Background: Model confidence (mean pLDDT): 84 of 100. Small-subunit ribosomal RNA, 5' domain from an uncultured bacterium, 499 nucleotides, folded computationally.
Context: one part of a larger RNA
């Protein structure tokens, strides 16, 4: 792709445009840090009365829109362009490193200070976003003091193959939020261990071509200086004149890699979808910053292509997240439910988020069950085929008795998944249980030989089959029908890729 198509369990579902994207959701949370109240609700308090509502007024309770501030936001989810090694697999190296939340441990936390947002008044601008002055607070920023261990300098000694480590002295630097809850607690700051995770180094393995033979000035070493956590030409300045290369240097082409998954008896060959560990990317390219951790898919700065707003001055955006749209393509799915359950993020909890995730939906696209009846029923109806016209097949197959109810419908009860007196999206599902009635439910493929399966009609080198051998020119088991059979079966057959 064609014909066909009852049900369930478990899977899998843009191999092509990393192409371009409407719309709505994916990363929020803390008020137990913080000044304070825009909104809701309640209490007190005043006034209006249509006598139970309506205004005002009070942070006063519960709570909270903005705002400060602390934690996440580097996880978790995609996706495979790049990349033949700055990657990956395996073994090992840090005497060259860092690590927030976490445990263990020991020590502390004294005194003081100035701002700022919010907000209030003007005020620019279509927007998007500001601006001027004026007011405030902290677990938000500074500054002083202490500080044995810590940092940097210098001396001296040990251990070792080698000091940058130890261990002793001396100078000279470095800390903090007595905060928040009142009831346990949480936080804060050094400093050492740990436990988890990273980051750099080496070996060896890891595509294709010699119709690529030379490549190579930060290049190869040194010194000294900067720079990182940290080693290092990683930069820089200067010396030297070195490095790689037929064990393929340099170039080009083509790929994300691995556990693993097909296939072979194995050796091998071919892959690299789902799951699983690492790498890389987040319109395109560059570059930082903030932090413990990015040089950061849903931050931010520049350019650039490409959508859209405009009042023409000037903004805004980034589905390779779920879902969905155009599009391309032989070809892949819903703008669905829930945080119940595991597991993240935030919080002292309650809880709040969480398109991870757990489920339904669509798709025979795979695997695996299961039905579409059972039994008896004729020397064998009919019909249809064929016939030597005697008959044989279809065939115990119908039909008819007589039985079961998987499945179906209908009806009735109903789960575990929750651990805990609340909590179940899935689901009124799965399962039971009763009723009803053979009821709902068989198709493709193919019979010349490889290769199981044979006849009769049409056709007449035609029309047509064909994987190969070949069939067809008047009696075709090979073309088209019908009958009969054969082989698989909810599928069968084709086409293509690998083995």
């Nucleotide at each position: 792709c064609g014909c066909u198509g009852g049900c369930g369990g478990c899977g899998u579902g843009c191999u092509u445009a990393a192409c371009a994207c409407a719309u709505g959701c994916a990363a929020g949370u803390c008020g137990a840090a913080c000044g304070g109240a825009a909104a809701c609700a309640g209490c007190a308090g005043g006034g209006g009365c249509c006598u139970g509502c309506u205004c005002c007024u009070g942070g006063c309770u519960g709570u909270c829109g903005a705002g400060u501030g602390g934690c996440g936001c580097a996880c978790g989810g995609g996706u495979g362009a790049g990349u033949a090694a700055u990657g990956u697999a395996u073994a090992g190296c840090u005497a060259a490193c860092a690590u927030g939340c976490c445990c263990c441990a020991u020590a502390g936390a004294g005194g003081g200070g100035g701002a700022u947002a919010a907000c209030g008044u003007c005020u620019g601008g279509a927007a998007a976003c500001g601006g001027a002055c004026g007011c405030u607070a902290a677990u938000a920023c500074c500054c002083c003091a202490u500080a044995c261990u810590c940092c940097u300098u210098a001396u001296a000694g040990u251990u070792g193959a080698g000091a940058u480590a130890c261990u002793a002295u001396a100078a000279g630097g470095g800390a903090a939020a007595u905060g928040g809850a009142u009831u346990u607690c949480c936080g804060c700051u050094a400093u050492g261990g740990g436990a988890u995770u990273g980051g750099g180094c080496u070996a060896u393995a890891u595509g294709g071509u010699a119709u690529c033979a030379g490549c190579u000035a930060g290049u190869u070493g040194g010194u000294a200086a900067g720079g990182u956590a940290a080693u290092g030409g990683c930069u820089u300045a200067c010396c030297a004149a070195g490095g790689c290369a037929a064990u393929g240097a340099c170039g080009c082409c083509u790929a994300a890699c691995u556990g693993g998954a097909c296939u072979g008896a194995g050796a091998g060959g071919a892959u690299g979808a789902u799951c699983a560990g690492c790498c890389a990317c987040a319109c395109u390219g560059g570059a930082a910053c903030u932090g413990a951790g990015a040089c950061a898919c849903g931050g931010u700065c520049c350019a650039g292509a490409c959508u859209c707003c405009u009042a023409c001055g000037g903004g805004a955006g980034g589905c390779a997240g779920c879902a969905g749209u155009g599009g391309g393509g032989a070809a892949u799915a819903u703008u669905g439910c829930a945080c119940a359950a595991u597991g993240g993020g935030g919080g002292a909890a309650a809880c709040c988020c969480u398109g991870a995730u757990g489920c339904a939906g669509c798709a025979a696209c795979g695997c695996c069950g299961c039905g579409u009846g059972g039994a008896g029923g004729a020397u064998g109806a009919c019909g249809c085929a064929u016939u030597u016209c005697g008959g044989u097949g279809u065939g115990u197959a119908a039909a008819c008795u007589c039985c079961u109810u998987u499945u179906a419908u209908c009806a009735a009860g109903g789960a575990a998944g929750a651990a805990a007196u609340u909590u179940g999206a899935c689901g009124g599902u799965a399962c039971u249980u009763g009723a009803u009635g053979a009821a709902u439910a068989a198709g493709c493929a193919c019979c010349g030989g490889c290769u199981a399966a044979c006849u009769c009609c049409g056709u007449g080198c035609c029309a047509g089959c064909a994987a190969c051998c070949g069939c067809g020119g008047u009696a075709a088991u090979a073309c088209g029908g019908a009958g009969g059979g054969u082989g698989c079966a909810a599928g069968c057959g084709u086409u293509a890729c690998u083995c």